Record summary: Predicted 3D model of a 71-nucleotide RNA (transfer RNA) from a Patescibacteria group bacterium.

């Protein structure tokens, strides 16, 4: 240069147009003499600009980062 992949919470990650879930983490309260475990509850997210849709984390375009491929 070309091409395909991935980008979602503090980390790992699910989600193929109709309220974005898990799990670890962190705060909170219960329990404990104390910690630790456990039990309850809360906090925290769709890389970025556009289209397209009644409605987009999902389809389209074009961009940034990482990975890998062929030249």
């Nucleotide at each position: 240069g070309c091409g395909a992949g991935a980008u979602u919470a503090g980390u790992u990650u699910a989600g193929u147009g109709g309220u974005a879930g898990a799990a670890c983490u962190u705060c909170a309260g219960c329990u404990u003499c104390c910690c630790a475990a456990g039990c309850u509850g809360a906090a925290a997210g769709c890389g970025c600009g556009g289209g397209u849709u009644c409605g987009a984390u999902u389809c389209c375009c074009g961009u940034a980062u990482c990975u890998c491929g062929c030249u």

The sequence was found in a public genome assembly.